Source information: This is a predicted complex of two RNAs, RNase P RNA and transfer RNA, with 438 nucleotides together. Rfam match: Bacterial RNase P class A. Rfam links the family to the GO terms dimeric ribonuclease P complex, ribonuclease P activity and tRNA processing. It is annotated as a ribozyme.
[in-house]
Formats: sequence, C1' cells, structure tokens
RNA sequence: UUAGUGAGGCAAAUGAUGGCGUGAGCAAGCUCACGAGGAAAGUCCGGGCUUCAUAGGGCAGGAUGCCGGAUAACGUCCGGUGGAGGCGACUCCAAGGAUAGUGCAACAGAAAUAUACCGCCAUUCUCUCUUUGAGAAAAUGGUAAGGGUGGAAGGGUGGCUUAAGAGACCACCGCCCUGGUGGUAACAUCGGGGGCAUAUGUAAACCCCAUUCGAAGCAAGACCAAAGAGGGUCAUUGACCCGUGGAAGCAAUAGAUCGGCCCGGUCUGCUUUCAGGUAGGUCGCUUGAGGCUGUUGGCGACAACAGUCCUAGAUAGAUCAUCAUUCAUGACAUAACCCGGCUUAUCGCCUCGCUGAACAA
RNA sequence: CGGCGAUUAGCGCAGCCCGGUAGCGCAUCUGGUUUGGGACCAGAGGGUCGCAGGUUCGAACCCUGCAUCGCCGACCA
Repeated sequence: UUAGUGAGGCAAAUGAUGGCGUGAGCAAGCUCACGAGGAAAGUCCGGGCUUCAUAGGGCAGGAUGCCGGAUAACGUCCGGUGGAGGCGACUCCAAGGAUAGUGCAACAGAAAUAUACCGCCAUUCUCUCUUUGAGAAAAUGGUAAGGGUGGAAGGGUGGCUUAAGAGACCACCGCCCUGGUGGUAACAUCGGGGGCAUAUGUAAACCCCAUUCGAAGCAAGACCAAAGAGGGUCAUUGACCCGUGGAAGCAAUAGAUCGGCCCGGUCUGCUUUCAGGUAGGUCGCUUGAGGCUGUUGGCGACAACAGUCCUAGAUAGAUCAUCAUUCAUGACAUAACCCGGCUUAUCGCCUCGCUGAACAA
Repeated sequence: CGGCGAUUAGCGCAGCCCGGUAGCGCAUCUGGUUUGGGACCAGAGGGUCGCAGGUUCGAACCCUGCAUCGCCGACCA
C1' cells in the first nucleotide's frame, strides 16, 4: 500500500421563530425545566407485576439437549471439548440415544436388511469338433472379491489361503469391552482383550433417557362515580302494549371452580343465552434486577464496594414546522406496564486489535 | 395494545397429522351433437403449493425466519 477478519461507537450539527405533551412557580396567562430508538419493530424466548388457591400430587402434554460457569431467569451470554470451512486472523454447528423397541426408505435394482441378475468356481448329464483334449447348453451347489442399480448393498486397505472366494487367518485403521495417566467435566492420550456377534440411513418420524414448565395477561387488576325504569305504538287532551329484567339447564348421594383427565382442595349457588344500561375519573405508570465514573476479584460472561445523576408517561394519543450557516445531500424507523435477550430492517461513516500478500528501509 | 388463524390453477376448496407422480368443482380451449345458440358428450391446457434458509436420498407436508390478509378481546347484569 492492498485484501481481509474481529470488537466497539455515531445515527447530520448549531442557532432563531412558532407550535404540541408533562411537571413546577407565581403576578393567572405568562415564565422556567424536560420531552423516543438501536432497533421503540416482529411478538420469538425468559422474568418482574396482577388476578385466579400460599399455585398442590399423579397421568397426559409442551420445551430444551456436548461439558463447566454467569444470571432474577432463559432456547441468552462467557470459557472450553469434538466436528466442519479458511494459507491465516477467524467463523459456523437443533452436537444425547439408531446394541430399548416400532415405523418408513418412492423410482431404479436380482435383492433394501434381505438377496445370486451378470460374472467366477466345482460336480453331474447331454451335444459338437480338428477326440488322453477343447467348446457349448441345462441342472444342482459354493462364492458378496469384480460388474451393474441406488443416497445407502453384511466394517475399510493390503496380504496369506482357496476350486473360486470369504475376518476363515494376519498387519494397520475403524468398532465394542476394559485398565492406567492428565483434566471439575466434556474429552485427550497410552496399553490389554474381542474377529465383528451389535454393524445402511432417518429421532427438525413415533419413541427412550435427562432436565424443566400452573393458567391468563395492564383491554391484567384495585377504587370512586353514573345508569338499572321507564319506554313504545296508534294519532291526540285520549286509547292500547311491554315493564322494575326475562328464558333455559343443574343443584346437597348435588353443582360450580382450580387448563385436559384422576386424586385432592375451596365455595354454596353456578353456567349459558336474549333484551338492556354505563362507556367518566383516580391509581396501576415509571426510582428501576436503573444509568455514568472509579477501584477490587475473575481469562471472560459477570459480581462486590464507593461516588454521582433523575432523564417521556400520553389515553384519539405530544416528539413537529419554517428559515439561516456548515458538513454534505442524512438510512431503517416513532414509546403505550416494565426489564434481560434473540431475530429481522438499516444511507453514510469513525476508532481500536489482529491476519495474508507485495514493496521499501 | 394483547391473543389467535389462514396463504395450493382465473375463482372456491381437498391433500399436510403419519414426507415418495399435486387433485376436485366451476371457469378456459378443442372436437362432436344442432339450421344456429344453450344444455349435453369426449378430450386437452393451465401450478416455481406466499417468500427465503435448514433437516432428509427426497419437503405442499417437518423445523426456523420473514411477508400479506383476516378474526376476537372494555365494564354492569
């Protein structure tokens, strides 16, 4: 210099004028202060909070899945192990069990967990010829080494043996069992034994094992206020209709509820439906597993301590508009109970660490 | 704001659970029948199963992430 890789950060800036939301102050309609995001999004996980029982037991069901740790918790994060990719920095992995059992494997192929189509070999028999021999056809048997099909064909490579072959035997690798050493562990490494019996794949198929999960959600929920009796039709000084909720179902040897079933618990009325009424206010609501700085412990996620700061809270829903200057032409996108993550979208940049290549000193 | 569901031919729907050639009805086209049309009879065409990625030999179907559309939810009684 160029190519790449990892981590972190910004999200146009400044000023003026006007407008909007919340709070405070008083001189009561003015002044002052504050006013979106890294994802506020998707609602995919986990927790706080609230009601149902202080959230109970079993079955069923859901979720997760190498090991250790962090955390309020997690499917998240950190550090390792194993595997895959890259020259490398580094990145990625739903990574338990297929010797517990069941299912499935279309088409092709002889055969899909089992097999003899071609081929190879042996025996018997028949035929032909150039007749101590050779060849062809058929039958029976052996063989999974070779061909062919397939994603997958009864551990792999090499040798020995054999009629031809084959873990039948041998060496190495793989697999299984077992012992030592290192490590908290996953695992790594060294040795001994087994000839292979288990032995194709699939568990993001059923399933098995281990761990874990109560349900609903701020329109949760708490309190106050209002309403619950007049209304309608005809067409007019009257008349009529409906009405102070109605209907249906079950009910103490019962019923309802606690997610689906059982147990167990609680309550004594409950459930459904139709007609109708109110749709106002306060709280929940933002001080919180909070932010920033420093020290200490830890490889790290993170934790402890000290100091400091208060920084939206609406309820038809505020965050804006115009102008000026500069950079330069500004992306994705707008809180609605809160928090920790994940995923997805995102113009243009900035900082730092590391790697490869080329060149120069 | 919260909770659910759906997406397969022009239209309306099956198939998905438990993976193996994508189907039905209407519509379209061609031929027949008829003087002609409708109806009827026979046949044909038309699909990247919303999009992307993964698991698998193989995905409409199983898993994950997006996109679009739709439904329900206040209180009293």